Molecule: SAM riboswitch aptamer (S box leader)
Organism: uncultured bacterium
RNA sequence: GAUUUAUACAGAAGUGACGAGAGAUCAGGCUCUAUGACCCACUGACAACCCCCCCGAAUAAACUGGGAAAGGUGCCAAUACCUGUCUCGAUUCCCAUAUUAGGAUCGAGAAACUAUAAAUU
Numbered sequence: 001g002a003u004u005u006a007u008a009c010a011g012a013a014g015u016g017a018c019g020a021g022a023g024a025u026c027a028g029g030c031u032c033u034a035u036g037a038c039c040c041a042c043u044g045a046c047a048a049c050c051c052c053c054c055c056g057a058a059u060a061a062a063c064u065g066g067g068a069a070a071g072g073u074g075c076c077a078a079u080a081c082c083u084g085u086c087u088c089g090a091u092u093c094c095c096a097u098a099u100u101a102g103g104a105u106c107g108a109g110a111a112a113c114u115a116u117a118a119a120u121u
Stems, first nucleotide, its partner, number of pairs: 001121008013043004021032003026084004044076001046074001049072002052067003056063001085110007093103002
């Protein structure tokens, strides 16, 4: 780097240093930011994927549930900040001679992408 699985509306600070952008990419929004953001370092917190312990199951393993938080990560603005792909539904509206169909708006769900962990390669 790739693949697979799981999770993503919860939660969590301060100091130092740097000096202008940042919020994954692209686009449209919207937020944060010289009252110093982002990134980085230290300390601290949050959480519970791995590791560890217990019950059940099992006796080879996998698996459900519970516990702990020393270790390996992770993480500490806003739902992954929102939307953009598809499906379904609703609607005052637009279009239309009327209906259908279509457009716009709103809602729900599922994908895709991204992030994190573990395993395999």